Record summary: Predicted 3D model of a 72-nucleotide RNA (transfer RNA) from Millerozyma farinosa CBS 7064. NCBI's taxonomy places the organism under Eukaryota, Saccharomycotina, Serinales, Millerozyma, Millerozyma farinosa. It matches the Rfam family "tRNA". Rfam describes the family as follows. Transfer RNA (tRNA) molecules are approximately 80 nucleotides in length. Model confidence (mean pLDDT): 81 of 100.

RNA sequence: UCCGAUAUAGUGUAGUGGCUAUCACAGUUCGCUCUCACCGAGCAGACCCGGGUUCGAUUCCCGGUAUCGGAA
Numbered sequence: 001u002c003c004g005a006u007a008u009a010g011u012g013u014a015g016u017g018g019c020u021a022u023c024a025c026a027g028u029u030c031g032c033u034c035u036c037a038c039c040g041a042g043c044a045g046a047c048c049c050g051g052g053u054u055c056g057a058u059u060c061c062c063g064g065u066a067u068c069g070g071a072a
Stems, first nucleotide, its partner, number of pairs: 001071007010025003018055001027043005048064005
């Protein structure tokens, strides 16, 4: 320098053009317990950035950034 893949809560992940974006761990509140832990019931927390297509984009297209892999 070129090619490809990936980017979603603090972490790891699912998701598909459309109703409130999934789950687990972590966090937090309440319950349980003499207390802690376990367990149960809640709560908060996320679509890498910019543009385009579309009635509607996390999803499709283009560019950028970052990470990983490959070629030279």